[in-house]
Context: one part of a larger RNA
Molecule: large-subunit ribosomal RNA, domain II
Organism: Fibrobacteraceae bacterium
RNA sequence: ACCUGCGAGUUACGGUAUGCAGCAAGGUUAAGGAAUCGAAGUUCCGAAGCCGAAGGGAAACCGAGUCUGAAUAGGGCGAGAAAGUUGCAUGUCGUAGACCCGAAGCCAAGGUGAUCUAGUCAUGGGCAGGUUGAAGCCUGGGUAAAACCAGGUGGAGGACCGAACAGUAAUCUGUUAAAAAAGGUAGUGAUGACCUGUGACUCGGAGUGAAAGGCUAAACAAACCUGGAAAUAGCUGGCUCUCCCCGAAAUGCCUUUAGGGACAGCCUCAUAUAAAACUAUCGGAGGUAAAGCACUGGAUGAGAAAGGGGGAGUCAAAUCCUACCAAUUUCAAUCAAACUCUGAAUGCCGAUAGUCAGCGUAUGGGAGUGAGACUGCGUGCGCCAAGGUUCGUAGUCGAAAGGGAAACAGCCCAAACCGGCAAUUAAGGUCCCAAAAUUAUGCUAAGUGUGAAAUGAAGUGCGGAUGCAUAGACAGCCAGGAGGUUGGCUUAGAAGCAGCCAUUCCUUCAAAGAGUGCGUAACAGCUCACUGGUCGAGCAUCUGUGCGCAGACAAUGUAACGGGGCUAAGCAUAAUACCGAAAUUCCGGACUCAUAUCGUAGGAUAUGAUUGGUAGGGGAGCAUUGAAAUAACUGAAGAAGGAGUACCUGUGAGGGGCUCUGGAGGAGUUUCAAGAGAGAAUGCAGGC
Numbered sequence: 001a002c003c004u005g006c007g008a009g010u011u012a013c014g015g016u017a018u019g020c021a022g023c024a025a026g027g028u029u030a031a032g033g034a035a036u037c038g039a040a041g042u043u044c045c046g047a048a049g050c051c052g053a054a055g056g057g058a059a060a061c062c063g064a065g066u067c068u069g070a071a072u073a074g075g076g077c078g079a080g081a082a083a084g085u086u087g088c089a090u091g092u093c094g095u096a097g098a099c100c101c102g103a104a105g106c107c108a109a110g111g112u113g114a115u116c117u118a119g120u121c122a123u124g125g126g127c128a129g130g131u132u133g134a135a136g137c138c139u140g141g142g143u144a145a146a147a148c149c150a151g152g153u154g155g156a157g158g159a160c161c162g163a164a165c166a167g168u169a170a171u172c173u174g175u176u177a178a179a180a181a182a183g184g185u186a187g188u189g190a191u192g193a194c195c196u197g198u199g200a201c202u203c204g205g206a207g208u209g210a211a212a213g214g215c216u217a218a219a220c221a222a223a224c225c226u227g228g229a230a231a232u233a234g235c236u237g238g239c240u241c242u243c244c245c246c247g248a249a250a251u252g253c254c255u256u257u258a259g260g261g262a263c264a265g266c267c268u269c270a271u272a273u274a275a276a277a278c279u280a281u282c283g284g285a286g287g288u289a290a291a292g293c294a295c296u297g298g299a300u301g302a303g304a305a306a307g308g309g310g311g312a313g314u315c316a317a318a319u320c321c322u323a324c325c326a327a328u329u330u331c332a333a334u335c336a337a338a339c340u341c342u343g344a345a346u347g348c349c350g351a352u353a354g355u356c357a358g359c360g361u362a363u364g365g366g367a368g369u370g371a372g373a374c375u376g377c378g379u380g381c382g383c384c385a386a387g388g389u390u391c392g393u394a395g396u397c398g399a400a401a402g403g404g405a406a407a408c409a410g411c412c413c414a415a416a417c418c419g420g421c422a423a424u425u426a427a428g429g430u431c432c433c434a435a436a437a438u439u440a441u442g443c444u445a446a447g448u449g450u451g452a453a454a455u456g457a458a459g460u461g462c463g464g465a466u467g468c469a470u471a472g473a474c475a476g477c478c479a480g481g482a483g484g485u486u487g488g489c490u491u492a493g494a495a496g497c498a499g500c501c502a503u504u505c506c507u508u509c510a511a512a513g514a515g516u517g518c519g520u521a522a523c524a525g526c527u528c529a530c531u532g533g534u535c536g537a538g539c540a541u542c543u544g545u546g547c548g549c550a551g552a553c554a555a556u557g558u559a560a561c562g563g564g565g566c567u568a569a570g571c572a573u574a575a576u577a578c579c580g581a582a583a584u585u586c587c588g589g590a591c592u593c594a595u596a597u598c599g600u601a602g603g604a605u606a607u608g609a610u611u612g613g614u615a616g617g618g619g620a621g622c623a624u625u626g627a628a629a630u631a632a633c634u635g636a637a638g639a640a641g642g643a644g645u646a647c648c649u650g651u652g653a654g655g656g657g658c659u660c661u662g663g664a665g666g667a668g669u670u671u672c673a674a675g676a677g678a679g680a681a682u683g684c685a686g687g688c
Base pairs, nucleotide, nucleotide: 002687003686004685005684006683011096012095013094014093015092016091017090018089019088020087021086022085023084026051027050028049032045033044034043035042036041055062056061065077066076067075068074099238100237102235106228107227108226110225111224112223118202119201120200121199122198123197124196125195126194127192129161130160131159132157136153137152138151139150140149141148165189166188170185171184172183173182204220206216207215208214241621242620243619244618245617246616251264252263254261255260265369266368267366268365269364270363271362272361273360277355278354279353280352281351282350283349284348290342291340292339296336297335298334300332301331302330303329304328307325308324309322310321311320312319372397373396374395375394376393377392378391380389381388402413403412404411417589418588419587420586422585423584424583428579429578430577431564432563433562437576439574440573441572442571443570449566455550456549459547460546461545462544463543464542465541466540467539468538476534477533478532479531480530482507483506484505487501488500489499513528517526518525590611592609593608594607595606596605597604598603622677624674625673626672627671628670629669630668633666634665641661642660643659644658645657647656648655649654
């Protein structure tokens, strides 16, 4: 781990609601007693008491009224429309251990412990060997005598080295160990505040402690055992058969409250009632989005301009100047959650009409929920970050399966009563994996598709604008590209081309700049602008848009279409088919509800609607053990129990049949009572 057995809302007394039953303006007995063989049970006594039929007041008290009050006023609570009570059952609440298991802890003038360990007392024991050589003493020297010096002797010390013994701050091993603290190596003390045997003493708020909160029997910031005791646990876990109907919440407010509660909201059941919702039209209130600048503020430019700064004015002043700042004002153009001269769409309130028909409201019984999640839209916070956070609003999940998105609670489609080897569709798809199309017209050449920005680029398609062009454009090729002049100045030189100057002119021309670049020391030389010829049809620049390109680097393995693979099987547009779900339809069947009809009743039939579901509410049943009643049940020709079964039956829990085993009781029906159903509790016991 598995198997078998056991294992959790009970009982008592009260409250309350519902159902059933009895009696009813009344209902009911309790203790106790009597009868009966009886202390079991039953029947009969027993109104003490309790509830109700009357309330109001603190009360006295009054009374369909009463209290307050001076009141005959007003107001409060009542009456006037009257049903209770007793028993049983069920739901739920209260008091009790109160569904079960689970603390760490607290208390006791209850007890047991110092064979471990701490300290102490008494009495014993132990410390190889080696080293050092204190005091004292002796001898000699020395002194007046001492002191003092030397040698010897002597054997001191929390002295030295180092075994036993004791201890251990290092490190390695061990860590399901050989061991619930050990082993190895190295190192410490080793005549002492030393080590050790035996016997005794001191203990639980107490002992003992060279003091670490250490130790007090493998446990110590208060030992262990027993008791209070089933402590308490707003916490975690667990809580056992079936079918049917409905079906939430994760919000508000308060809370020593925030993972708990109270009240409300939302669910269910009963009773009563008759409303509720949606759509259309009409009528209302409003100040959001947008917009605007008329107010309140912000902010930009221009004009005018008080005031200020700076300068001048001999100090001061008047005064003057100002490419400085600028209230205010004019013009232009703007911004705003806490601005509004304006102002929607939705939503909200109401009226009328239509549609739908389990939707509304009230009272009462029972709840659960009060951690929500993501997505779209509108805000705040944050970084116009987050699978972030706080609100509003809608959806889905939660509590929802099915199809799609490869896989994927919250996205898209769509709400599963059961059965069917029938049909039509949704989202999404139709080359193969894999059900269904290789249709048309374009685009893309990047495997773009099948991940990304600023930015960059004669990629390519479709447009627009401007200019040039058969009087020949653009590109290439052939030829020319001159003269005054080496313009003037500068300069060693400056000649188109170092630099400066400039009405940069004039001439010849088809055309040719006082020169576009290279070049020379300066010239020269090459070239360009410009012109002619050749060629023969488009060329140049700007701009909009579709699809592509670069930008593009990550960690196990291709790995950024789900894969194969694809030039369409990519993208855009269009059309027609088809596939595709538990959706819709068809066939058969079942439950529930409503209505109608029939029936004495249980109920039956028809029509219509419904039947996903967690927490949770309601309804109906199955099984187990025992009891009572029951005429006729069953059993050695084999009961219960056990093993098996491909048979029958019920929606199901289940019920029956048959075979084997077993060897003596057991069923059915109607009621009643419960130790009344296990797969989970790191459950308990046993087996293996």